Predicted 3D model of a 105-nucleotide RNA (Guanidine-I riboswitch aptamer) from Jannaschia donghaensis. It matches the Rfam family "Guanidine-I riboswitch aptamer". Rfam links the family to the GO term regulation of gene expression. Rfam describes the family as follows. This family represents a conserved RNA structure found upstream of the ykkC and yxkD genes in Bacillus subtilis and related genes in other bacteria. Lineage of the source: Bacteria > Pseudomonadota > Rhodobacterales > Roseobacteraceae > Jannaschia.
[in-house]
RNA sequence: AGGCAGGAUGUCUAGGGUUCCGCCUCCGCCGAGGGUCAGGUCCGAGAGAUAUCGCCGUGCGGCGAAAGACCGGGCGGUACACGGCGGGGCAAAAUCCCGGGAGGC
Numbered sequence: 001a002g003g004c005a006g007g008a009u010g011u012c013u014a015g016g017g018u019u020c021c022g023c024c025u026c027c028g029c030c031g032a033g034g035g036u037c038a039g040g041u042c043c044g045a046g047a048g049a050u051a052u053c054g055c056c057g058u059g060c061g062g063c064g065a066a067a068g069a070c071c072g073g074g075c076g077g078u079a080c081a082c083g084g085c086g087g088g089g090c091a092a093a094a095u096c097c098c099g100g101g102a103g104g105c
Stems, first nucleotide, its partner, number of pairs: 007053006015043002020040002022037001023034004054078005060072003080100001082103001086098003
């Protein structure tokens, strides 16, 4: 200097708002307003958790004369990770998405 397994999804959490429910206020009723309401639904992490799959390494068994291929289990690994402005976005917002981007170290 170049190369390489480091990827996907589910559930959940930190976090987030306000469609719906609840709650609060106003109102004779209909209804209106309030997220400057700890809630339920809802959104939700690359740099949070967990599970499954995938992937990498290794070894065993089956098949086979053997090797290779194929099939099925086992064990280990899947590291590290500062970060805007702005824009997008279902009702809206966000540690969501653009984005492990720009930039920085």